[in-house]
Molecule: c-di-GMP-I riboswitch aptamer
Organism: Desulfovibrio sp.
């Protein structure tokens, strides 16, 4: 450096749901809570889905997939 996640340790994140705040909505934020996650860290670049519009515009999801950047432990 590349690939892999069978074992262990230290840890990390946190779905549904509940409460509060926020947004027109999808949704977001905080607290509780754990279904899961080896990138469930970051980026809306391509696709997809959702909101929105008469149609555009505009917006949301990276815990839908791909791609890009970065990274802990272990193995080869």
């Nucleotide at each position: 450096a590349a690939c892999c996640g069978c074992u262990a340790a230290g840890g990390g994140c946190a779905a549904a749901c509940c409460u509060g705040c926020u947004g027109a909505a999808a949704g977001g934020c905080a607290g509780g809570g754990a279904c899961g996650c080896a990138a469930a860290g970051c980026c809306a670049u391509g696709g997809a889905u959702c909101c929105g519009u008469a149609a555009c515009a505009g917006g949301a999801u990276c815990g839908c997939c791909a791609g890009g950047c970065u990274g802990c432990c272990g193995g080869u």